[in-house]
The RNA shown here (Bacterial large signal recognition particle RNA) has 276 nucleotides and comes from a Planctomycetaceae bacterium. The gene name in the source record is ffs. RNAcentral holds the sequence, with entries from ENA. It matches the Rfam family "Bacterial large signal recognition particle RNA". Rfam classes the family as a non-coding RNA gene. Model confidence (mean pLDDT): 76 of 100.
RNA sequence: CCGCGCUGGACCAGGGAGGUAGCGGUGCCUUCGCCCGAAAGGGCGCCUCAACCCGCUUCAGAGGGGUCGACCGCUUCUCCGAGGGCGUCCGGCGUGUACAGCGCAGGGGCACGUGGUGUCGAUCCGGGUGUCCGGUGCAACUUAAGAGCGGCGAACCCCGCCAGAGCCGGAAGGCAGCAACGGUAACCGAUAUCUUUCGUGUGCCGCCGGUCUCGUCCGGGGAGCCGGCGACCUUCAGCGGGUGCAUGCCGUGGCGUUCGAAGAGAGGCUGCGCGG
Numbered sequence: 001c002c003g004c005g006c007u008g009g010a011c012c013a014g015g016g017a018g019g020u021a022g023c024g025g026u027g028c029c030u031u032c033g034c035c036c037g038a039a040a041g042g043g044c045g046c047c048u049c050a051a052c053c054c055g056c057u058u059c060a061g062a063g064g065g066g067u068c069g070a071c072c073g074c075u076u077c078u079c080c081g082a083g084g085g086c087g088u089c090c091g092g093c094g095u096g097u098a099c100a101g102c103g104c105a106g107g108g109g110c111a112c113g114u115g116g117u118g119u120c121g122a123u124c125c126g127g128g129u130g131u132c133c134g135g136u137g138c139a140a141c142u143u144a145a146g147a148g149c150g151g152c153g154a155a156c157c158c159c160g161c162c163a164g165a166g167c168c169g170g171a172a173g174g175c176a177g178c179a180a181c182g183g184u185a186a187c188c189g190a191u192a193u194c195u196u197u198c199g200u201g202u203g204c205c206g207c208c209g210g211u212c213u214c215g216u217c218c219g220g221g222g223a224g225c226c227g228g229c230g231a232c233c234u235u236c237a238g239c240g241g242g243u244g245c246a247u248g249c250c251g252u253g254g255c256g257u258u259c260g261a262a263g264a265g266a267g268g269c270u271g272c273g274c275g276g
Stems, first nucleotide, its partner, number of pairs: 001276006009068004013031004021057005032045005046064004073269007083259007090251010102240003106235004112230003115226003124220007132210006138203002140200002144196004149189003158183003166175003
């Protein structure tokens, strides 16, 4: 150097986060490659196992299958760097809370502007009257009761008079008393009238008192008065918006940090056996 063979070796994608005492894997996210799809997106990475998971122990998956000495495997360094994680800042959306009081709305004030009103006399002062309120009287209406009127009329337990009959008595006489008769209570009716009584969305009614507002009249007096709108002052915190703090979610966002696929470049490494 060539040939053949073997496997306790290597490979049959890689990375991140998470998980774990730790490691690898399944699962999650992502890069690369291939495939499907118009796109959004999805599937696959030799097979089986596996999230209350599977396997292993620092030489850190197990079992099976396949390939293997190179421009193709393994490995070190450099560049570039998709993407993931973390921190911080920024931005957007939301929630809570506090503050402030910008706008709108609400309350109060002022009387500057405007408007209205006022010498045909304002605010104000005094008086009358009305309205209004309370009490009361009268009237009207109404509720109930009574009186008055009419009817009926209690087997007895209502009254009067009580025939007959009854009782007492020797008699004279006396007693009780049903029916009839006369009356009455309850009851029924009517209710013009009278009395009392409960009351009233009743009254151009009377009297007494009060009197916030308002109307009106009289007198005094002699220039303001009202506040609708705008401005201004003040208050409140309902709505919108604002600011601070806390918190949640989102972002081809900025910066820092960490890991880092794919790609490019430079270098290094490559087992055992047999035969020639």